[in-house]
Molecule: small-subunit ribosomal RNA
Organism: metagenome
RNA sequence: GUGAAUGCUAGCGGAGUGCUUAAGAUAUGCAAGUCGAACGGAAUAUACAAUUGUCUAGCUUGCUAGACGCCGUAUAUUUAGUGGCGAACGGCUGAGUAACACGUAGGAACCUACCCUUAACUCAGGGAUAGCCCCGGGAAACCGGGAGUAAUACCUGAUACGGAGGUAACUCUAAAGAUUUAUCGGUUAAGGAAGGGCCUGCGGCCUAUCAGGUAGUUGGUGGGGUAAAUGCCUACCAAGCCAAUGACGGGUCGCUGGUGUUAGCGCAUGACCAGCCAGAGGGGCACUGAGACACGGGCCUCACUCCUACGGGAGGCAGCAAUCGGGAAUCUUGCGCAAUGGACGAAAGUCUGACGCAGCGACUCCGCGUGAGGGACGACUGCCUUCGGGUUGUAAACCUCGUUAUAAGCACCGGCUAACUACGUGCCAGCAGCAGCGGUCAUACGUAGGGUGCAAGCAUUACCCGGUCUUACUGGGCGUAAAGAGUUCUGUAGGCUGUCAUAUAAGUCAGGGGUUAAAUCUUCCGGCCUAACCGGAAAACCGCUUUUGAUACUGUAUGACUAGAGGUAAUUAGGGGGUAGCGGAACGUAUGGUGGAGCGGUGAAAUGCGUUGAUAUCAUACGGAACACCAAGGGGGAAGCCAGCUACCUGGGAUUUACCUGACGCUGAGAGACGAAAGCGUGGGGAGCGAAACGGAUUAGAUACCCGUGUAGUCCACGCCGUAACCAAUGUCUGCUAGAUGCUUGAUUUAUUGAGUGUCAAAGCUAACGCGUUAAGCAGACCGCCUGGGGAGUACGGUCGCAAGGCUAAAACUCAAAGGAAUUGGCGGAAACCCGCACAAGCGGUGGAGCAUGCUCUUUAAUUGGCUGAUAACCCAAGAACCUUACCUGGGCUUGACAUGUACGUGGUAGGAAGCCGAAAGGUGGACGACCGAUUAAAUUCGGAGCGUACACAGGUGUUGCAUGGCUGUCGUCAGCUCGUACCGUGAGGCGUACCCUUAAGUGGGUUAACGAGCGCAACCCCUACUGUUAGUUGUAUCACUCUAGCGGAACUGCCGUCGCAAGACGGAGGAAGGUGGGGAUGACGUCAAGUCGGUAUUGCCCUUAUGUCCAGGGCGAGAAGCAUGCUACAAUGGCCGGUACAACGGGCUGCAACGUGGUGACAUGAAGCGAAUCCCUGAAAGCCGGUCUCAGUUCGGAUUGAAGUCUGCAAUUCGACUUCAUGAAGUUGGAAUCGCUAGUAAUCGCAGGUCAGCUAUACUGCGGUGAAUACGUUCUCGGGUUUUGCACACACUGCCCGUCGCGUCAGCAAGCUGGGGCCGCCCGAAGUCUCAAUAAAAUUGGGCCCACGGUGGAAUCAGUGAUGAGGAUGAAGUCGUAACAAGGUA
Repeated sequence: GUGAAUGCUAGCGGAGUGCUUAAGAUAUGCAAGUCGAACGGAAUAUACAAUUGUCUAGCUUGCUAGACGCCGUAUAUUUAGUGGCGAACGGCUGAGUAACACGUAGGAACCUACCCUUAACUCAGGGAUAGCCCCGGGAAACCGGGAGUAAUACCUGAUACGGAGGUAACUCUAAAGAUUUAUCGGUUAAGGAAGGGCCUGCGGCCUAUCAGGUAGUUGGUGGGGUAAAUGCCUACCAAGCCAAUGACGGGUCGCUGGUGUUAGCGCAUGACCAGCCAGAGGGGCACUGAGACACGGGCCUCACUCCUACGGGAGGCAGCAAUCGGGAAUCUUGCGCAAUGGACGAAAGUCUGACGCAGCGACUCCGCGUGAGGGACGACUGCCUUCGGGUUGUAAACCUCGUUAUAAGCACCGGCUAACUACGUGCCAGCAGCAGCGGUCAUACGUAGGGUGCAAGCAUUACCCGGUCUUACUGGGCGUAAAGAGUUCUGUAGGCUGUCAUAUAAGUCAGGGGUUAAAUCUUCCGGCCUAACCGGAAAACCGCUUUUGAUACUGUAUGACUAGAGGUAAUUAGGGGGUAGCGGAACGUAUGGUGGAGCGGUGAAAUGCGUUGAUAUCAUACGGAACACCAAGGGGGAAGCCAGCUACCUGGGAUUUACCUGACGCUGAGAGACGAAAGCGUGGGGAGCGAAACGGAUUAGAUACCCGUGUAGUCCACGCCGUAACCAAUGUCUGCUAGAUGCUUGAUUUAUUGAGUGUCAAAGCUAACGCGUUAAGCAGACCGCCUGGGGAGUACGGUCGCAAGGCUAAAACUCAAAGGAAUUGGCGGAAACCCGCACAAGCGGUGGAGCAUGCUCUUUAAUUGGCUGAUAACCCAAGAACCUUACCUGGGCUUGACAUGUACGUGGUAGGAAGCCGAAAGGUGGACGACCGAUUAAAUUCGGAGCGUACACAGGUGUUGCAUGGCUGUCGUCAGCUCGUACCGUGAGGCGUACCCUUAAGUGGGUUAACGAGCGCAACCCCUACUGUUAGUUGUAUCACUCUAGCGGAACUGCCGUCGCAAGACGGAGGAAGGUGGGGAUGACGUCAAGUCGGUAUUGCCCUUAUGUCCAGGGCGAGAAGCAUGCUACAAUGGCCGGUACAACGGGCUGCAACGUGGUGACAUGAAGCGAAUCCCUGAAAGCCGGUCUCAGUUCGGAUUGAAGUCUGCAAUUCGACUUCAUGAAGUUGGAAUCGCUAGUAAUCGCAGGUCAGCUAUACUGCGGUGAAUACGUUCUCGGGUUUUGCACACACUGCCCGUCGCGUCAGCAAGCUGGGGCCGCCCGAAGUCUCAAUAAAAUUGGGCCCACGGUGGAAUCAGUGAUGAGGAUGAAGUCGUAACAAGGUA
C1' cells in the first nucleotide's frame, strides 16, 4: 500500500467502491426497438351525407321525435402483416491468445450506411406476394394447398453530366415516392469528416533438463479469389527460408494509459476509470447486410436442462436484479427516463437495467461529534504500600452554560519499541515477529490496577514495494568466507584494438517540425462551510519519427608510419618430447663349493624358512624394474609432469646487433588437442613392492595399525577412461607505481643492462591473516565462476563411456545458523624453562590381627539431622545414662514455656497449704491470704503490678545455602591479579606485565612505546636463639648466677676473594646467629550456584487445640557386611622385678589437696597449705645400674569372659569409668596398593590442659626428653607457574563429535497402473461455401474438394497413485563401537 478477509467494537455525514474462486448451472421479471408522413387492410370513436329496414312514443294516421342496423365520405387513435432504418452501437466477461494481439512510429493496394459540401437527375411501363378469406395436417412448435390484393417490396424499357471497361472505335450502367405545399426522401458521381480492413520497423514473461525447425514450407510463373497488397487458394518450376542476437517446443499470461512503492534507477501490478483486442454453453459453418461469420439472428454437431399425446419440439444471464453451487470472501428480484447519451421518426413521441438516483456493506478515503467553563474535603470505590501514604484524580459528585435527543473502543506495556506493579500458575497452563519467556518471588503466561499508542475504529492474517549495495545498470564479489574451468597448446563466432592524414556523417552533440488520446501525477486558480471529491489553466509525458547543422571521439573508406606483433642472420642454457642401443650397483632365482644350527621378525612374540643343510660366504649364469653420489632455496615444459650413458629425429625459450613485413594484435562462448594416479580391453612381461585373500600377534573385540606369505596391479605395445587438495586453493594479456639482497642464464666487461627464479620490505590494498614490479597496488581489454547451511554435486532427463563412471544439473523438505580470520582462555597420550617430600634417595607407617572411634548399608516405633573424590568419614560434637535432643511411643496444655500492645473485668484479688487422681507433667481442691504509688482527718477513692476473658500476636532445630548476609574449606603462602595516562590494533584485545640475567618471590637488575600506581611478595607484629641495661617477690640462708618481665643492641651480602655491565652467585673471615637464622600470625583478583537457613541474622513459602509447648519412658549405643582414622601388639634395641637421675607447658575454692591412718587396690577417712613464681596436682617416662626370662604363641600380646569391689550421680538395666583376683582370643611384621617426613625434623618417650558431676580421650590442643638417615638428580608420577604451538573445546577433554542398527513422523525417487491437454497417420464424414451434372427455367435431386464431431493406431509430454526397494530429513535422556577435532593417541 490493498477490489481484501478474520477477531473485538461501533455515533453521524460526504465522495468512492463491492464474485479476485466455478468462462459452473440457472426459476422469474426486465435489458432493442421504431416509423401509419412507404403500403393494402383491420378495430374503435366522432362528424357529415344519403338510403331504407325494425322497434318505441306522441298523435295532427302519415307526419314528428328517439333508438338500433346497413352503405358512403372525412377526422382522430391503436395496430398484426408487407416495407424502411436500427439491431455489428451501447452493456458484460478475460476463457483463449507469446500473436502485428497490444504499445509506439510509419506505409500503400482498399471499403465506408447515417452526416456535410459540390455536380447532374428523379421518365415510361409490368408481373407477383404477405396480411386477410376458404380448406386441410399436427398434442404443440408450426406447416401445406386454393382464391384474390398494395407499396418507397420486385422486375423491364428509356435517358447518361458523371462513372466502369477499352489504344481506339465503341460498349455497359440509375432512380421512389410521401405530405398539412413549409419540406422530407430517392439515383449517379466527386470530395470531406469520422470509422474500419491490410502491411512494416522497434518494444515488453520464464525455460537450453526444448537445438535444430519447416513441404504451401521460401521464391517465381499461369489461373482463381478479395473491398484491398500478399501462398490468401491452386497447377507447374526452383530449393529455398528460420535459428545460440535462442528458431522449434514447453509453461504462464489479455495488452496499454496507468496503479503501488522507491531519493532515483528500478521492482511489483494491470480492480475501478479510459483506449485496443478476444469471447458469448463446447466445436464447426455460412447467410443477410455499408458493416457480423453476429451475446438477447440462422444451420449442423456434442454435453446439459425443460415440454410432450412419444410421433416430435424448446433453451443458452461472461446484460440488470435474483437463485443454487464453489469459496476466507463481494450488495437490491428497488425508482426514473427529470438530466446526459443512443435507436427510430418530419415531429409530437416511443424504447433504452446505457445512464441518473436510491438501497445494503466501516470495504476505502475525507470531515465532524461523543460536551464546555468552574469545581479539593484532593470524597467514595478499586489498586499498590516502606502502613506514613501514593494513585485512580478535576476525574466524579455539585454549580453555570449548551443540545430535541444520543454516541468509545481496540491493541500493546522484557529488548527491538512509547508504556510497570500486584496476585494466580510453577517447563504445567500458556506466550512468541526475531532472539526467547515459564522448573515457587515471571515487568515476557492468565487476571486486576495503572500506563502507552491509535481512535469509529483497533488489531491479526495474506500479498506487493521499501529497508536489502541480500542479483550490485546506477551499485557487489571470486588467495583463506560461496566463487578462477586441470592446461590454454590450436583457435571459430563475438568483444576490444597503436601513430598520422583525408573523406563520410552511422553512433554522438546542438537547433527546429510532427506525434506522445483523455483521465491520472505535479503546480497555480476556482466550486461544494472544510476536506476527500470536482472544474479550469499550465507544466510534464524523460519515447519514437523527421529535418537542418557540428565533426573532437567511436565507426566506415582511402593513403601513409614503426614504438605492438612477426621474420632473416649470429650466439646460448636446459631431467622439454620421441625412438634405438649400451652400463654398473642393488635385489631375486638357479647350479656348484665352503660350513653346520639356527635364520627371520618384533614393543615383546608367533606364524614362516632350516639337518631333504637354511641364514652366512665364494664362483658362475639368468631375470625384471629403478637409476645412489652429482643434487641445489637449481634447470626445462602450457599444464599433467620431466633425472644413468650414447646416437638419431624434433618442439619451444633467452640475448646481441643490423635489416625486412607494416597493426598482421589481445581475449576467446561453443569446438579441437593434451591431461598424475587408480581403473578397463587385447597381447606380452613379472625381479622387487604389493590392494584383495590367508596365517601369526595385539585387543573386551581387532574384518585395523605390527609381523609372515601373497593375487590383481605396478613394467612394455596398442586402444579406452578424463578425474585429483590437477594448489600459488591466486584466469590470460597490456601499461604504470621506492628499494635491499641471493641464485640461474645471456650481452658487455670496474660500472651496467636483459630474461627467469627466491627472500625481506615502501606507498597502497586487505575483515584480518597477509600481498607488495613474479601484486591480492593503480588502471584498461576479454573470458569463466558465486549468491545462507543441509538435502546434493544427489534424483530425473539428455549426452559421453566396454564397464567403473564422467559432464550437465534440480525440487520437495528441513535448520537459524553454516563459514572465514584473528583474540582471550581452557585443554593436548605437543614443545621449552622452572618450582613443590612431586618423584628419586632414606626413615617410619597404613593395607593383614584385636580393640576404639566415625561413616556407608541394613534393621528399627525411632535408630534425629547435616557433611560425601581431592576439599566427607576421632568432622559439626572442647565430652548422648536423665538433661542435652532436634527422633519415637504414650500422657497433657492452647494468647501458650517466652515478648509487646489494646479493650473489658478483678480485694477474699495475686499467691496458695492439707487432701484426692496421676509415671510425671497436669488436673482437682481450696485452709490461709497479700504488695507498690498517689489521695484523704479517716472510712475511702484512683492508679499500677498481678490475675482472668477477648483480640492483635507469640512460637517453629519446619522448607529453600539454587533467594541471601556473615563465616569457612580448596586451588595456595602458588606469584600472581589489576588500574590511570600514553601508544599499537577497525575490533575483541595488546603493550605496561615482553626479552636476557637473577631471586623463595611480577625479588631485583639491564634493555625496551611506554611512564607511573594499586592489591598480593617482602618488611612492619608475636615466639625463639646471643647480649646490654633497668626492676624484682613468692626465686636466693646472703651476695651473685640461673630465673622472672620490661626497654635496648646485634645481621646489612656490611668486610675479604673470584665471577658478572648490574642485580647477584660462589667461597672465606669474624660472629650466639649468615645470606628471608628457625617457627607463628598474615591467604591478592578469582574458581568450585563448594559448605553452612541445625551457631546467630535473614527474603519468600508452610504449621497455628500443632510442624508450637510440657512430661515419662525409649532411641541417637542396633549389626550379616564394607570403608576411613587411630590405639595396642606380634617381642630380646624386648618383657618383668628392684634401685636410681633429669623437664617443660599448664590447671586449682561446688577447686587442687600435702601429710597421717585404713585398704593388695580403685579409694575411704581425718586434715595442713594454697584463689597460687610461695601450696597442691607432680612419682615424669624413655634413660642409667643390677637381676631374671632365652626364642616359645612364650614371664610376648592383651582381647574376651567370670567373680568381687570403688567412685560420680535423683538414677549406672538398656548405657559410665576405675580397682582386685581369675580367664588369656587373634596376632610370629602383613597381597595389590598407599601415607607422612629434609633437622632439633622423622622416629620414640612421657607430661599438661580444655570440655566435664562422671565418662567412652586410644580423640583434640599444647609441652618438653632422647634423637637419626638421605637428597645422584628432574627421565618418569601428581600438582603448580611462565612461554611457544595445535584446536572443530568456551558448561571449556568428565569437552566436542561420527556411522550402522532399533522406534516414530515427514517429503521426495523408482517397475507398474490410471487420467489430462495436445501431436502425427488412417477411417467416417453433419451443416455449409465453392464446383460439376440432371431438368426449358426455378424449386429440387445427385456427384466432388475441404471439413466439425466421432473411431482407430502410434510417438512423446504432464499429473495422480504405487507393491516393494534404496537413500534423505527430523525426533530430552535406546544399542554398538570411538572415525574426526591436540602429533585425537596409525598426522